[in-house]
RNA sequence: CGAUGGGGUAGAGGUCGCGGUUUUUAUUAGUAAAAUGGACGAGAUUUAGAGACAUCCCAGACUCCAUUUGAAAGGAAAAACUGCCGAAGCAUGCUUUUUUCUCUUGAAAAGUAUGCUGGGGCUGUCUCCGAACAGGAACAGAACUGUCACGUCUAGACUUACCAUCUUCACGUGUUGAGCUAUCUUUCGG
Numbered sequence: 001c002g003a004u005g006g007g008g009u010a011g012a013g014g015u016c017g018c019g020g021u022u023u024u025u026a027u028u029a030g031u032a033a034a035a036u037g038g039a040c041g042a043g044a045u046u047u048a049g050a051g052a053c054a055u056c057c058c059a060g061a062c063u064c065c066a067u068u069u070g071a072a073a074g075g076a077a078a079a080a081c082u083g084c085c086g087a088a089g090c091a092u093g094c095u096u097u098u099u100u101c102u103c104u105u106g107a108a109a110a111g112u113a114u115g116c117u118g119g120g121g122c123u124g125u126c127u128c129c130g131a132a133c134a135g136g137a138a139c140a141g142a143a144c145u146g147u148c149a150c151g152u153c154u155a156g157a158c159u160u161a162c163c164a165u166c167u168u169c170a171c172g173u174g175u176u177g178a179g180c181u182a183u184c185u186u187u188c189g190g
Stems, first nucleotide, its partner, number of pairs: 001189003005186007014085001017084009033069007043056003048104005088117012118145002122141004128136002146176001148174005155167003
């Protein structure tokens, strides 16, 4: 000096980048729950089913009606703070915990294995979560955007000048994060 490989460090994309915490607001909802009165009359207590234990219950449970009082969590919006750029998320399987216990099933949380996704929106379909027509998940579609590669091209640097090389603007095509940019170190070659 060059090449590519390994390792480390620091960064960038965006105007809804990803997540977390706190506060406020609307919704949840005049719902759940509680109290009182009335009706009914034997069962009731888990998402559902079966069984078990325990508790309550004819001193009236469960359920229904009326009156009074009257929430919360999760999800959503805004603001602030904060950690970051596989940030993070999703799917499937397994394990553990919660829902009184057992089995099946459902839901929630944590861990783990494999796989997928560069990013955020829009539209549609479908089903699950959800009180919801909000929102989330999955799948598909057409665009936008970022990186890199290739091609064309604008301007500049170098040069007497041209070609080539480097930087830059724009356009087209393609790929995608274990990526990209910068830098340090190591390996190999001269």